This is a predicted structure of a 350-nucleotide part of an RNA (small-subunit ribosomal RNA, central domain) from a metagenome.
[in-house]
Context: one part of a larger RNA
RNA sequence: CUGGGCGUAAAGGGCAUGUAGGUGGAUGUAAAAGUUAGAUGUGAAAUACACGGGCUCAACCUGUGGGCUGCAUCUAAAACUGGACAUCUAGAGAACAGUAGAGGGCAGUGGAAUUUCCGGUGUAGCGGUGAAAUGCGUAGAUAUCGGAAGGAACACCAGUGGCGAAGGCGACUGUCUGGGCUGUAUCUGACACUGAGAUGCGAAGGCGUGGGUAGCGAACAGGAUUAGAUACCCUGGUAGUCCACGCAGUAAACGAUGAGUACUAGCUGUUGGGAGACGACGAUCUCUAAGUAGCGCAGCUAACGCGCUAAGUACUCCGCCUGGGGAUUACGGCCGCAAGGCUAAAACUC
Numbered sequence: 001c002u003g004g005g006c007g008u009a010a011a012g013g014g015c016a017u018g019u020a021g022g023u024g025g026a027u028g029u030a031a032a033a034g035u036u037a038g039a040u041g042u043g044a045a046a047u048a049c050a051c052g053g054g055c056u057c058a059a060c061c062u063g064u065g066g067g068c069u070g071c072a073u074c075u076a077a078a079a080c081u082g083g084a085c086a087u088c089u090a091g092a093g094a095a096c097a098g099u100a101g102a103g104g105g106c107a108g109u110g111g112a113a114u115u116u117c118c119g120g121u122g123u124a125g126c127g128g129u130g131a132a133a134u135g136c137g138u139a140g141a142u143a144u145c146g147g148a149a150g151g152a153a154c155a156c157c158a159g160u161g162g163c164g165a166a167g168g169c170g171a172c173u174g175u176c177u178g179g180g181c182u183g184u185a186u187c188u189g190a191c192a193c194u195g196a197g198a199u200g201c202g203a204a205g206g207c208g209u210g211g212g213u214a215g216c217g218a219a220c221a222g223g224a225u226u227a228g229a230u231a232c233c234c235u236g237g238u239a240g241u242c243c244a245c246g247c248a249g250u251a252a253a254c255g256a257u258g259a260g261u262a263c264u265a266g267c268u269g270u271u272g273g274g275a276g277a278c279g280a281c282g283a284u285c286u287c288u289a290a291g292u293a294g295c296g297c298a299g300c301u302a303a304c305g306c307g308c309u310a311a312g313u314a315c316u317c318c319g320c321c322u323g324g325g326g327a328u329u330a331c332g333g334c335c336g337c338a339a340g341g342c343u344a345a346a347a348c349u350c
Base pairs, nucleotide, nucleotide: 004321005320006319007304008303012318014201015200016199017198021194022193023192025088026087027086028085029084033081034080035077036076037075038074039073040072041071042070049065050064051063052062053061054060091191092188093187094186095184096183097182098181099180103177104176105175106174107173108172109171110154115149116148117147118146119145120144121143125136126135162169163168206247207246208245209244210243211242215241216240220236221235222234223233258317259316260315261314262313263312266295267294268293269292270291271290273288274287275286276285277284278282299306300305323350324349325348332343333342334341335340
């Protein structure tokens, strides 16, 4: 490199937008770039191949033939691909009317609880553990009642429920705003899919500046445990956790499963729409396009399992893998305030 692969063996980029590129719906017309057929020219000789011949054989030499799969020009064909023109509506988008939602930003509001402070009642313990001790408490704690402050999180509802591209999103109200789904089939008329680079978003932890700090709590201190105990348990407790604005750019960023399209038995739930049925208008039934779960036929799979939300059957485009270790490293480059991130070897060894 080819063949082969990527749920769990090595391997899907964390996610999206989108440039170049690749790929691309239906009908017709003419043209003929690709394509196909024929003709002409060329494709030197040697080599190679086939059949012969000559050196005793062979190597070697030699005759004939085919071939040299190619290129150029001309003529012809018009199915397919590409280009041009015209038309179309099944893809895509728009419009209108509905609809569900923890989708996002900002502002405001609320109650429960913890803690602290103030006041009342009240007295010797409280707290904590396997058991204890450190700790708190006669300067009146714990408990209990009333009041105040402040920060953070939003019980029940709550659901293999919903929304979002992913990360993620959960009290209430207002405001600004993104997307989805359904119906009508009104408009545009292929405007599409994918997407190297690029750009944006991106949990937690971390960094910078300024605030904030109730609870929790790396580090740290003390008490226990233990042979030791730089831990697990306990009492404290600083960064941090929260807010604003910047940076960082990583995760088992997981469905360990890239995006899009089409096709391929069924059954049972569930979410939000739409339509219809009825001696029955219901906590009813049926159909329908969209989502989300549990089974399961065919098929696939090494097995486990997947199974119309495919890991089935096909197509288009991107990313990635190539024995284990060395190594998600060194060096170099790019990025970063730093921490570090991205890219990424080799010697050696089994």